[in-house]
Record summary:
The RNA shown here (c-di-AMP riboswitch aptamer (ydaO/yuaA leader)) has 134 nucleotides and comes from Firmicutes bacterium HGW-Firmicutes-14. Rfam family: c-di-AMP riboswitch aptamer (ydaO/yuaA leader). Rfam's curators write: This family represents a conserved RNA structure found upstream of the ydaO and yuaA genes in Bacillus subtilis and related genes in other bacteria. The sequence was found by an Rfam model in a public genome assembly.
RNA sequence: CGGGGGGGGCCGCUUAAUUCCACAGGAAGCGGGGGAACCAAUCAUAAUAUUGGGGUGAAGCCGCCUAUGGCGGCAGGGCUACUUCCAGGUCCGAACCCGUCAGCUAACCUCGCAAGCGUCAAAAAAGAAAAGGA
Numbered sequence: 001c002g003g004g005g006g007g008g009g010c011c012g013c014u015u016a017a018u019u020c021c022a023c024a025g026g027a028a029g030c031g032g033g034g035g036a037a038c039c040a041a042u043c044a045u046a047a048u049a050u051u052g053g054g055g056u057g058a059a060g061c062c063g064c065c066u067a068u069g070g071c072g073g074c075a076g077g078g079c080u081a082c083u084u085c086c087a088g089g090u091c092c093g094a095a096c097c098c099g100u101c102a103g104c105u106a107a108c109c110u111c112g113c114a115a116g117c118g119u120c121a122a123a124a125a126a127g128a129a130a131a132g133g134a
Stems, first nucleotide, its partner, number of pairs: 011118004018028004029113006039103001052101001053098004060074006076092005082127003
């Protein structure tokens, strides 16, 4: 001098998953589920029915293979440090839950606020804010 790893703090990221209080708990805020009428759906001569059905989430599909998995691609989703847009770069494209049951849905009822991480070459356009100066 360069590279890698570990710990702590500030800060930042995914996400609804944060803040406050007099703190067994409660409140605000954010997020999810159930739940009328109308509508939808069903009902028929029909269709469907363990090949159940449904919910959260971006995570729903297609092709190939050596096939409980692997590879590739698309829909969709995130990050790139003021924001938006454009461009480039870089990733994700899972998992879990309900338990035979739920369309929408005002009133109403009810649940969650966890977990996991560490991006930042440079620009163009538009907007905003702060600091400093006058």